[in-house]
C1' cells in the first nucleotide's frame, strides 16, 4: 500500500430506490399464594461520518473512520 466484506434499537440480525422491523432484553399489566414460565401492551434508531445523485436515499456514487479476512512490500 491494494482487494473484498461489514457498521441499521441496549445485545443478535432482517430489510438492497417508495411509511425503518423481528427476536431477545427493559418497562407496565394479566395470570399466580409468592418466584419462574407464559400471555398480552409499551418504550426504544441523526440506518458509523460527510457529500453527491434523485420527486424520494439504511439502500444507488464519492471520499472518510472503525472491525473482519486476503494479498502484497520491507525487515
Nucleotide at each position: 500500500u491494494c482487494c473484498u466484506c461489514g457498521a441499521u434499537a441496549g445485545c443478535u440480525c432482517a430489510g438492497c430506490g417508495g411509511u425503518a422491523g423481528a427476536g431477545c432484553a427493559a418497562u407496565c399489566g394479566a395470570c399466580u399464594g409468592u418466584u419462574a414460565a407464559u400471555c398480552g401492551a409499551u418504550u426504544g434508531g441523526u440506518c458509523g461520518c460527510a457529500g453527491g445523485u434523485u420527486c424520494g436515499a439504511a439502500u444507488c456514487c464519492u471520499g472518510c473512520u472503525c472491525g473482519a479476512g486476503g494479498a502484497g512490500c520491507c525487515a
The RNA shown here (transfer RNA) has 75 nucleotides and comes from Micavibrio sp. UBA5572. Rfam family: tRNA. The family's RNA type in Rfam is transfer RNA. NCBI's taxonomy places the organism under Bacteria, Pseudomonadati, Bdellovibrionia, Pseudobdellovibrionaceae, Micavibrio.